Model confidence (mean pLDDT): 80 of 100.
The RNA shown here (small-subunit ribosomal RNA) has 1467 nucleotides and comes from a Candidatus Micrarchaeales archaeon.
It matches the Rfam family "Archaeal small subunit ribosomal RNA". Clan: SSU clan. Gene Ontology terms of the family: structural constituent of ribosome and ribosome.
RNAcentral holds the sequence, with entries from ENA.

RNA sequence: AAUCCAGUCGAUGCUGCUGGAGUGCACUGCUAUCCGCUUCCGAUAGCCAUGCAAGUCUGCUCCGAAAGGGGCGGCGUACGGCUCAGUAAUAAGUAGUCAACCUACCCUUAAGUGGGGGAUAACCUCGGGAAACUGAGGCUAAUACCCCAUAGCUUAAGGAGGCUGGAAGGCCCCUUAAGUGAAAGGCAUUGUCGCUUAAGGAUGGGACUACUUCCUAUCAGGUAGAUGGCGGGGUAACGGCCCACCAUGCCUAUAACGGGUAGGGGCUUUGGGAGAAGGAGCCCCGAGAAGGGCACUGAGACAAGGGCCCUAGCGCUACGGCGUGCAGCAGGCACGAGAACUCUCCAAUGCGCGAAAGCGUGAGAGGGGGAAGCGGAGUGGUAACCGAAAGGUUACCUUUUGCCGAGUGUAAAAAGCUCGGCGAAUAAGUACUGGGCAAGUCCGGUGCCAGCCGCCGCGGUAACACCGGCGGUGCAAGCGGUGCACACGAUUAUUGGGCCUAAAAAGUGCGUAGCCGGCUUGGUGGAUUCCUUGUGAAAUGUUGCGUUCAAGCGCAACGCGUGCAGGGAAUAUCGCCAGGCUUGGGAUAGGGGGAGGCCAAGAGUACUCGUGGGGAAGCGGUAAAAUGCUAUAAUCCCACGGGGACUUCCGGUGGCGAAGGCGCUUGGCCAAAACUAGUCCGACGGUGAGGCACGAAGGCUAGGAGAACGAAGCGGAUUAGAUACCCGCGUAGCCCUAGCAGUAAAUGAUGCGGACUAAGGCGUUGCAGCUCCUAUGGGGGGUUGCAGUGCUGUAGCGAAGGUGUUAAGUCCGCUGCCUGGGGAGUACGGCCGCAAGGCUAAAACUUAAAGCAAUUGGCGGGGGGUUACCACAACGGGUGGAUGCUGCGGUUUAAUUGGAUUCAACGCCGGAAAACUUACCAUGGGCGACGGCAGGAUGAAGGCCAGGCUAAAGACCUUGCUAGACGAGCCGAGAGGUGGUACAUAGCGGGCGUCAGCUCGUGGCGUGAGCUGUCCAGUUAAGUCUGGCAACGAGCGAGACCUACGCCCUUAGUUGCUAAUCCGACAUACUAAAAAUAUGUCGGGUGCACUCUAAGGGGACCGCCUCCGAUUUAAAGGAGGAGGAAGGAGUAGGCGACGCCACGUCAGCAUGCCCCAAAUCCCAUGGGCUACACGUGGCAUACAAAGGUCAGGAUAAUUGGAUGCCACCCCGAAAGGGGGAGCUAAUCCACAAACCUGACCUCAGUUCGGAUUGAGGGUUGCGACUCACCCUCAUGAAGCUGGAAUCCGUAGUAAUCGCUUGUCAUUAUCGAGCGGUGAAUACGUCCCUUGCCCUUGCACACACCGCCUGUCAAGUCACUCAAGCGGGGGAGUGACGAUGCCCCAAAAGGGUUGAAUCACUCCUCUGUGAGAAGGGCUAAGUCAUAACAAGGUAUCCGUAGGGGAACCUGCGGAUAGAUCACCUCCA
Repeated sequence: AAUCCAGUCGAUGCUGCUGGAGUGCACUGCUAUCCGCUUCCGAUAGCCAUGCAAGUCUGCUCCGAAAGGGGCGGCGUACGGCUCAGUAAUAAGUAGUCAACCUACCCUUAAGUGGGGGAUAACCUCGGGAAACUGAGGCUAAUACCCCAUAGCUUAAGGAGGCUGGAAGGCCCCUUAAGUGAAAGGCAUUGUCGCUUAAGGAUGGGACUACUUCCUAUCAGGUAGAUGGCGGGGUAACGGCCCACCAUGCCUAUAACGGGUAGGGGCUUUGGGAGAAGGAGCCCCGAGAAGGGCACUGAGACAAGGGCCCUAGCGCUACGGCGUGCAGCAGGCACGAGAACUCUCCAAUGCGCGAAAGCGUGAGAGGGGGAAGCGGAGUGGUAACCGAAAGGUUACCUUUUGCCGAGUGUAAAAAGCUCGGCGAAUAAGUACUGGGCAAGUCCGGUGCCAGCCGCCGCGGUAACACCGGCGGUGCAAGCGGUGCACACGAUUAUUGGGCCUAAAAAGUGCGUAGCCGGCUUGGUGGAUUCCUUGUGAAAUGUUGCGUUCAAGCGCAACGCGUGCAGGGAAUAUCGCCAGGCUUGGGAUAGGGGGAGGCCAAGAGUACUCGUGGGGAAGCGGUAAAAUGCUAUAAUCCCACGGGGACUUCCGGUGGCGAAGGCGCUUGGCCAAAACUAGUCCGACGGUGAGGCACGAAGGCUAGGAGAACGAAGCGGAUUAGAUACCCGCGUAGCCCUAGCAGUAAAUGAUGCGGACUAAGGCGUUGCAGCUCCUAUGGGGGGUUGCAGUGCUGUAGCGAAGGUGUUAAGUCCGCUGCCUGGGGAGUACGGCCGCAAGGCUAAAACUUAAAGCAAUUGGCGGGGGGUUACCACAACGGGUGGAUGCUGCGGUUUAAUUGGAUUCAACGCCGGAAAACUUACCAUGGGCGACGGCAGGAUGAAGGCCAGGCUAAAGACCUUGCUAGACGAGCCGAGAGGUGGUACAUAGCGGGCGUCAGCUCGUGGCGUGAGCUGUCCAGUUAAGUCUGGCAACGAGCGAGACCUACGCCCUUAGUUGCUAAUCCGACAUACUAAAAAUAUGUCGGGUGCACUCUAAGGGGACCGCCUCCGAUUUAAAGGAGGAGGAAGGAGUAGGCGACGCCACGUCAGCAUGCCCCAAAUCCCAUGGGCUACACGUGGCAUACAAAGGUCAGGAUAAUUGGAUGCCACCCCGAAAGGGGGAGCUAAUCCACAAACCUGACCUCAGUUCGGAUUGAGGGUUGCGACUCACCCUCAUGAAGCUGGAAUCCGUAGUAAUCGCUUGUCAUUAUCGAGCGGUGAAUACGUCCCUUGCCCUUGCACACACCGCCUGUCAAGUCACUCAAGCGGGGGAGUGACGAUGCCCCAAAAGGGUUGAAUCACUCCUCUGUGAGAAGGGCUAAGUCAUAACAAGGUAUCCGUAGGGGAACCUGCGGAUAGAUCACCUCCA
């Protein structure tokens, strides 16, 4: 100190990365009142105009009256200031060493300062030169220079000793010799400042040592002054620092050498810390001064505001030569995303000189500029009123700040501080507002456009996401953007991660270095711990105090610097030394076990070939075929012989081996493991970077062998194609010998070794112990131990799947490997290989995911179960062929309005459109509530006769009349719209669904999505019921319910009914006839039994019997039977779960938004929706004899009826017409056909069929031309039973027959109903289709109409290779050789150094490059369909060959394969 959030998915858990939120720095956009503080402010070491940045002085001398100036001389100029190019160690940090050193000025102590000499600058005179500068002659001094002396110093030799120190090679002292060899004065006059020598100190440096200090091994070997020695030279000093000679060493995996990058540290940013990143400012150290080299002077430099030389640049020039160096302060140019004034002063601090006064100082102190940072303050307050709020107005108050003035302040100013006056005055922005993430679903605009967006994602007409407005939120003199760093990130994991399946255990072993190491004794004290001393600069950090607060500053303490070094102590642990032990390990012994390896010999069946015999016409092959073989005799059978390969059964989640792998028998050789024994050695061990060895298949080289199989290849099929799958041949290969190669899904996708355990159980193999049985066999059973090998499973672990003493548990040791996906195991480089290729192994660029496990669903050319006449099977009848009707498509058209398009559009929108309908087309005309403005009593709108125009019309025009207040010319705003959007909607409807499902509560399981329940067995029409079960219950649906029909009962009785009975009429019988009687019919009463009508009840429930049904009793239920009108849901309907299909409908109505507004509104006339080369759905009628025609006869039920149904009568051949009763309707009206009887037709394009056409007539209607219906006559087409395919139906059904009704003025082959006649077949199945349930696989989730791979084509981007062509840097060799230094008195000369230049070679970086190759990305290109389901040939790995492409095939391997069967093991 401890925190997450968004993003992979339909949802979940995980892995993993991307992004967001924090802090700091630079730049940048908008904006800005004041004050304080600070160590802030050019990062191309690019070039620089101008000014300034180092002078000073009682030594001497000259000029001058002085001030002052010049020169000689002394000190300083090696500091301060700037910068970070170079530098990976000649550097830095820390701790040390110098017994290998120096140190001007300063301090302390001691001693001294004697004598002498010759010059020279300035100056004067005369020259050269454009200048810079320079030559000659003459004068002069010193604290300048020289000589002598003394002190001293150095070296060598010798010496009793002394001192320091851890240690003498040091120092001191004495003697001798040689060499060398100091001094300076000034001012003043008690002195002081100097000078010389010696010793010491201080300060500053020099050298050396140890440790630490970036990336890269795609840099593995480097090195000739290199490593050491002896002797010299050189230096202040050690040293190959340099030289001569000798030796051949030295460094390196603990990373030498090389390459890249970089000044280092104190510290800074960030972080809880460990760290990570950085090195701006300030401080310390280093290095540099345009690039490079060199020395001089000096105490100190290899010095740059000194010198020389070379190079490059710039400037001056009289062309002869000269000058110059801002990485000092300002300033300029260039460059850049980016960074200040050519300011003031030495007043303070410090430095140089001076005795001092003082002088100098772009060090420094101050000011100016800059939104550099940090800190502080303000932009008002109160009250009332208004306002939803935001806020506004008014009044009063205050005065920080602001403005004015005075004092103080300062080197001078300014700021600041104190006081007075005026006056709310002078002062708010910026970003955001879909989520993450705080704040709008407000308005307008836009319409996948313009644009936004860190990520997810917004925008295709209702945008909370773009652009504005308004409101809101955050922060605030700031607020945002971009880039970089840290944190977040336990996504580099020491603290603190992982590797079965997500990325990740090398294919396996042996073993070097390294790392780690059993029990025990003694020693040591290296590691380690503690104490102590020194050091770890200051600044920075923390705390306290002071300054009005704060920042800042000052003071003090502490901390930090995690360190290093010295001293002391301890000894458990680690190490080391010495010793012991036996449990690790090894050795030994014993009897067994084993497809362990190598070699040799032998055996066996099959196959193939050959020979001989038999035999006859086919064989072979496949889903089916064909190619192929066969009358030169195949296939087949027998015998014999040759050949190569292989090793059936046993055989087993059995054995052996490190892995790869190993399978007939016998022999030989070699090796390993287990058990038992507890004899021997005595920690001898574990792991293992490099290294070495082994290493399936395929491949390669050489030589053999070659039967079967079989890449390539050749044929045959399949197919749209078939470079495949299938078939026939067949070469390499497979086999052997000797080599190479070194890879696999080389897998347990699980490294090796050791220890431990919360729990075991059940097999099996080997050995051993005990025990029992025994046929006494090398037998069998049981049990225990050890070692292996399996299954299951507890705790634990794990994201889960799973694992679980054979760990993926708990720990230890060692190794290898991983860090989002792609690019890519690729390029380049290196190593290996004959090659193929292997090992090692990136980046640019691109991308928001890629993944793992599990869940729900969907899907499968997966499995199991099951349902259904919109499935099949059996049967019946159709459609598909013809003609017509009707709908649709298409075409046509001025218009042929629009919708519906698999099932689930197509006689559908009740949609049979002559006008209307009507939405379409042509033509003509009309219409604006309300408000404003033109206009209007000099008469608006409106109405009208006549004429014109017209299809028609006071619509308009002409002329006129009437009328009396409004007014469509303009602007807004409306009515209306069958205009758009069913993908904005309500409502309604269709399909899944003639289905049996869909959920909930509580409990349980799982981290979770979810699961359980809802599963299993049986059963059902049914998730219906029964039984079992971590479930127990419940809801919606199913069922129940409601309606109709079928049986019975009750109630009721007109307009219904009529059994019985009465009356009347008629007919028949009897009779000659009539009456009477009997029967029948009709009508009317009585009547309500029946029928019927319409209200209410009853009845059916597997209730009863037999059998079946779970194992015994017993279930749900099934089959059959009885009874019954009806039997297992009695029959038929109504009622349609949760949901899904962006299904259909804006044109039925409703409705959001958009649009039109004098036209997309309204009206009228005419046309169109009725078109017609064609395609198609539905239906009608047929093709005929189960028929047609004619004549006669019988029997319904729904239902409708007042501008209606129409009896009956008349006219007409009919359609129909003319009269006319009843009926507001159980009263009146309309009411059948098939069928039956008889006759004719006699199998034909017909007496079938009726289309088409002609003529005549009728009806409706304003109107039948486009375009109605009916009647009659005439005409008489196609059609002789319908290909592939397809539809409907299980009983009063199909089929067939008519009737009613809706629409309706008229019109039905349509729809909705009604009745008549009335079958066949099955009573099953899951084969096709469809639905449901369980299970399985999945890379699908828009859900298989899914997903997805590769070539080719197009565009674009970055990389790679590449003949070459350029540029930069570095190194080496050689040539030439400036300058300096040394020798020499100087010159000349010699030696050395080696800049620069040139040439060649090598390394490295970079630009460009014809062309070549692959890769990434990019809504709708081409070819295929490889993968995901058994993906339709299971997939994948290695390898080899082939092919447009994904790919195919061979060989070996894996399961990360579905399914079925079998075996084994377990439960």